[in-house]
RNA sequence: AGAGUUUGAUCCUGGCUCAGGAUGAACGCUAGCGGCAGGCUUAACACAUGCAAGUCGAGGGGCAGCAUUUCUAGUUUACUAGAAGAUGGCGACCGGCGCACGGGUGCGUAACGCGUAUAGAAUCUACCUUUUACUUAGGAAUAGCCUUUAGAAAUGAAGAUUAAUGCCUCAUGGUAUCUAAGUAUUGCAUAGUUUAUACUUAAAGAUUUAUUGGUAAAAGAUGACUAUGCGUUCUAUUAGCUAGAUGGUGAGGUAACGGCUUACCAUGGCGACGAUAGAUAGGGGUCCUGAGAGGGAGAUCCCCCACACUGGUACUGAGACACGGACCAGACUCCUACGGGAGGCAGCAGUGAGGAAUAUUGGGCAAUGGAGGCAACACUGACCCAGCCAUGCCGCGUGCAGGAAGAAUGCCCUAAUGGGUUGUAAACUGCUUUUAUAUAGGAAGAAACCUUUCCACGUGUGGAAAGCUGACGGUACUAUAUGAAUAAGCACCGGCUAACUACGUGCCAGCAGCCGCGGUAAUACGGAGGGUGCAAGCGUUAUCCGUAAUCAUUGGGUUUAAAGGGUCCGCAGGCGGUCAAUUAAGUCAGAGGUGAAAUCCCAUAGCUCAACUAUGGAACUGCCUUUGAAACUGUUGGUCUUGAGUCUAGUUGACGUAGGCGGAAUGUGACAUGUAGCGGUGAAAUGCAUAGAUAUGUCACAGAACACCGAUUGCGAAGGCAGCUUACGAAACUAUGACUGACGCUCAUGGACGAAAGCGUGGGUAGCGAACAGGAUUAGAUACCCUGGUAGUCCACGCCGUAAACGAUGAUCACUCGAUGUCGGCGAUAUAAUGUCGGUGUCUUAGCGAAAGUGUUAAGUGAUCCACCUGGGGAGUACGUUCGCAAGAAUGAAACUCAAAGGAAUUGACGGGGGCCCGCACAAGCGGUGGAGCAUGUGGUUUAAUUCGAUGAUACGCGAGGAACCUUACCUGGGCUUAAAUGUAGGAUGCAUUAGACAGAGAUGUUUAUUUCUUCGGACUUCUUACAAGGUGCUGCAUGGUUGUCGUCAGCUCGUGCCGUGAGGUGUCAGGUUAAGUCCUAUAACGAGCGCAACCCCUAUUUUUAGUUGCUAACAGGUUAAGCUGAGGACUCUAGAGAGACUGCCUACGCAAGUAGAGAGGAAGGUGGGGAUGACGUCAAAUCAUCACGGCCCUUACGUCCUGGGCUACACACGUGCUACAAUGGUAUGGACAGAGAGCAGCCACUGGGCAACCAGGAGCGAAUCUAUAUAACUAUAUCUCAGUUCGGAUCGGAGUCUGCAACUCGACUCCGUGAAGCUGGAAUCGCUAGUAAUCGGAUAUCAGCCAUGAUCCGGUGAAUACGUUCCCGGGCCUUGUACACACCGCCCGUCAAGCCAUGGAAGCUGGGAGUGCCUGAAGUCCGUCACCGUAAGGAGCGGCCUAGGGUAAAACCGGUAACUAGGGCUAAGUCGUAACAAGGUAGCC
Repeated sequence: AGAGUUUGAUCCUGGCUCAGGAUGAACGCUAGCGGCAGGCUUAACACAUGCAAGUCGAGGGGCAGCAUUUCUAGUUUACUAGAAGAUGGCGACCGGCGCACGGGUGCGUAACGCGUAUAGAAUCUACCUUUUACUUAGGAAUAGCCUUUAGAAAUGAAGAUUAAUGCCUCAUGGUAUCUAAGUAUUGCAUAGUUUAUACUUAAAGAUUUAUUGGUAAAAGAUGACUAUGCGUUCUAUUAGCUAGAUGGUGAGGUAACGGCUUACCAUGGCGACGAUAGAUAGGGGUCCUGAGAGGGAGAUCCCCCACACUGGUACUGAGACACGGACCAGACUCCUACGGGAGGCAGCAGUGAGGAAUAUUGGGCAAUGGAGGCAACACUGACCCAGCCAUGCCGCGUGCAGGAAGAAUGCCCUAAUGGGUUGUAAACUGCUUUUAUAUAGGAAGAAACCUUUCCACGUGUGGAAAGCUGACGGUACUAUAUGAAUAAGCACCGGCUAACUACGUGCCAGCAGCCGCGGUAAUACGGAGGGUGCAAGCGUUAUCCGUAAUCAUUGGGUUUAAAGGGUCCGCAGGCGGUCAAUUAAGUCAGAGGUGAAAUCCCAUAGCUCAACUAUGGAACUGCCUUUGAAACUGUUGGUCUUGAGUCUAGUUGACGUAGGCGGAAUGUGACAUGUAGCGGUGAAAUGCAUAGAUAUGUCACAGAACACCGAUUGCGAAGGCAGCUUACGAAACUAUGACUGACGCUCAUGGACGAAAGCGUGGGUAGCGAACAGGAUUAGAUACCCUGGUAGUCCACGCCGUAAACGAUGAUCACUCGAUGUCGGCGAUAUAAUGUCGGUGUCUUAGCGAAAGUGUUAAGUGAUCCACCUGGGGAGUACGUUCGCAAGAAUGAAACUCAAAGGAAUUGACGGGGGCCCGCACAAGCGGUGGAGCAUGUGGUUUAAUUCGAUGAUACGCGAGGAACCUUACCUGGGCUUAAAUGUAGGAUGCAUUAGACAGAGAUGUUUAUUUCUUCGGACUUCUUACAAGGUGCUGCAUGGUUGUCGUCAGCUCGUGCCGUGAGGUGUCAGGUUAAGUCCUAUAACGAGCGCAACCCCUAUUUUUAGUUGCUAACAGGUUAAGCUGAGGACUCUAGAGAGACUGCCUACGCAAGUAGAGAGGAAGGUGGGGAUGACGUCAAAUCAUCACGGCCCUUACGUCCUGGGCUACACACGUGCUACAAUGGUAUGGACAGAGAGCAGCCACUGGGCAACCAGGAGCGAAUCUAUAUAACUAUAUCUCAGUUCGGAUCGGAGUCUGCAACUCGACUCCGUGAAGCUGGAAUCGCUAGUAAUCGGAUAUCAGCCAUGAUCCGGUGAAUACGUUCCCGGGCCUUGUACACACCGCCCGUCAAGCCAUGGAAGCUGGGAGUGCCUGAAGUCCGUCACCGUAAGGAGCGGCCUAGGGUAAAACCGGUAACUAGGGCUAAGUCGUAACAAGGUAGCC
């Protein structure tokens, strides 16, 4: 110091979460030791038992118990009994002092309670210290003891008698007290001090004779009390509170001031600077956190306060309204003989209860401290110690060194030998002994008091020495002995965050702080191996601070993210111009006092170190007093004119209010002309109209609004304001001078104004027009569209008080570059350019901003004041209150829920957005499909099986370029356990092969015959066992490879530079051009890559080379004929190498690129035609069944062999084709012309046979040589004559041929016969732009044969049309909107239905605290009285005031609960629609 999380990515806003520290903690797992600390945070709940405050005999009478002594008795030591207060001492009692300290707790308290600083001239103070003086003489009682007596007890009652340092009287006494008067003096107002006279009040003795105690006064110290300034939580959904209340006078009371109390008088006092009320809470030193400022806390220790079962009250006392005292009331518990009594752990232990949770019914007064005492001493749960608890902090240990065969085990990898890791870790060797164990020694804390002795000095004090005293504790510590011996866990390992693998699981089980993980390859679940972190602890949970500048004083914001009030006026408040002067409140400086100690910090020291502790310093940022300064702010009184305002002159405008007037339009009425429709829409209909509409003309009436001018125009505070004109009112601006002299700015509360809609009363109503009615649209249409139409819109008066009331931008002031319009003034001029003041616009610099943007009209730089914001939803909702006639407005939460919600910009995708362009995309044409029959593929159905895959375009004559068996993967049945490959190890064998027989559907089985080599070691073959195989089984969503499609579309990117905070952009855009991101021009871009094009192949022309198997012009031979032969290379052809085409030339246009031309030339002209060639990528596209491959699955079977069947089924639906429906034709006969491929288990000439398929013979050819092989359309002639035909050929019957082991399921072909549907095909839909479509035949692959009408090639004949790009489809580029990014097959809203959760309302039921009225009223102080007691003081009694408590009444407030009810939130796949996001299909929103 930051990190994760909103997005496809980015920047910002903004919340949530994490890493840190801390704790009186708790829980889980684990645990060796020590030191120092800490230990009921909950029930101020209830408490059994023990202890926690006594002491003094040197105050007293005494003597119950104990001890000693003496005496007496029992026979003596001894023991027993009795007597003597004689002694030590002492129960109970009187008396003194203490019990008000110490210890506990935090209920109450928002207060002078606490903190801090002052004051007491308004006060008290026992014990202690110092000083002065004194301590006389008497008296009456009473407890105890004794006797009697009541009661269960607690507790009493009566009588007799007695003492004191108890009580009373008297004497003396002062500087004490009070009163009265006088003198002098001082201060701070009341007053104080001094002096003198009069009045009133004292005392106690004890004793060892040395002391000690007592009384009065003064001072000090200590402690207490009182008053005041300042500080001290939350709520305004608490705004008014107060009757002793505020003040005065008199009196009373108190230690003391005071309404503290009372009588009278006055009517004050407090409050927005928060009174009153409610809620919560002991306060501080300090503690935690933080850089600090702050925030949180108030355990332990220290100070103060309050309390002691709850409430009230006083007594005693120096001090209490008293924790271990008293009285009363109440609740609770206990005892009881039922009549009455007792009690108070919030002291130390301990118990129960509550709770997640907090200890021993311990030892000792040795130390420190306390009360008493002369002292010894006794008391002390204060305290000192010990026990329990890892509750925290600190320290130590669990060993150290060497040791590689890198052992074994575990885990991971590998087909395997093997490798990696655990890991120097272990074993093993050497060393050490803290700690633990055993034994031995053994502290400090102790110095006093006291006793004894001595010294100084001497009625006593001071000093010195010695002696006495330890709970902890035989503890700390030290030494010796033994031996690695006695000692490691917890959490985590997806990112944040250090640390990874295999297995199991399979959206299950589970994890999770946030993001999120898990649906068969999980580093995220579970256990394991390994690793990381910390360590006697480690994690989890809870809480606080930090991170969070996320309440911002330091230190935030408000155009669009949350946030500027709708606007103005304006009181309080805040802030405020110039110049001197005054003062010293703020401010600054010096000095003094205080700020307890502990704590924190620094230094040093003591425990072996540390924690801990001690000493010293610093600090305590504060408050008070005082002295000084006078710049700034403030105060006071002056001054000035520039802020502000007034006067004068002029100008401007849809500024306001009231009145008058006007024309156009619309509607209605009357009359007239006139005839069949009008109106309305996308198209219609409702509606109006022959009773005369619409249309046209004239006249009349009505209400509302004001065309043109008219505009980024003007005016107004905003809302808002528009025909003309009059009256009244207001404002702003300009110009010049004069005047006032800071009069100013802002503004909580408050006041005024405030669109539209709405409300009330009364008018008015032409048009428009919520509601409503009808007609359409639609699946529906409570809408959009149409025809009507009521409130309303208009006027007057009164309410309402809200709007996306917006510039989404508060008001005022000052300052800060420019350019260019416009409105209103002014000045000068020449009409202009131009200057200046005030408005209103656009662009832009710097700056600002997350960006968009803003930019002198700031969102810049500063100043002042006000308002508002703090994640989204719930919600501008609920409750309460105020306002309103109502509608509603204003103010304004919480529970609960989510991890986002949001702003700006970017890249895509999309749009029933826009622009440009292209394509057989449309159009223009030609021919088809869809109808029929058949072929083929698919779906469906069927089946034992109909194997599997392909499914919009991009599946369906597709994988399959050949399913009768085989193929074959499917089914039925029968077999095998390894058919084939390979190797190792063990065993057996002589096979293998050939021929035959039998059984069987076959596979196969049984059986007969035959049969190796050898150097005898073995080689080879076969069989068998184990390992090893095999799988067309699953996953194409684990993959490679291959392929389809967008698309042969023109795109897709990179380097450097530049722009931007960034994602990104630029380049690649713009203007042209192209088939093309093709090229040119321009240009913050310059270049480059993959694509385009070219390079490659075929084809069109030609040259050259070569000339067989091809060719034959010339020459020769020769045949019926024929390059048949000699010969030839001229030609064709074959196949090598070249040439040729590049907008090269011309004209026009153009800057250029380029385009145009029936241009020229040329075989070919603008890519000549065709092919191959397929960018980055998209579709989790296809394929695990071509092949390969990860994982999973099967292993006498999901492997493998065989037989038969199936893949060919058949109500039906679809795709692709063939053949047709005929005369551009069919049939018959004759005739002509190719190219490219193929061929030896082949092509087959030729001959013969058969009607034919074919058969039988038989040359040639592994092919430019031989063969199929010249045919078809075409053409010539003939015939048919429009018909289901001489069209068409399905189907069926019969007879055959061929292939093959075998044509039944299930082949092809031939012949004869039969002769179905069909007469050009609905909606719809496909192909094609030239050698193309159409049409005609031929060849090949596969192949025994073939279901081929398929596929792939080859040539023959050979068209029509394209105006053009509006529309449909697809695509490219640019631009725009977006709430989409799984990207429109997107996103998303509301009702209803279901479950869960919290909340509001509610008849009622129930609880709580506080207050008020009335009644009653204990104890007790005070007052009064008093015939009783007492000499008196005084007391009993009686009465009164006040009060705790109780009763009762009505109302208010705050909770709980409730039938029913309301909305809200959440929840993988419910219903209905489609409101929003694109022009979201009616722009959206307020």

Predicted 3D model of a 1486-nucleotide RNA (small-subunit ribosomal RNA) from an uncultured prokaryote.
It matches the Rfam family "Bacterial small subunit ribosomal RNA".
RNAcentral holds the sequence, with entries from ENA.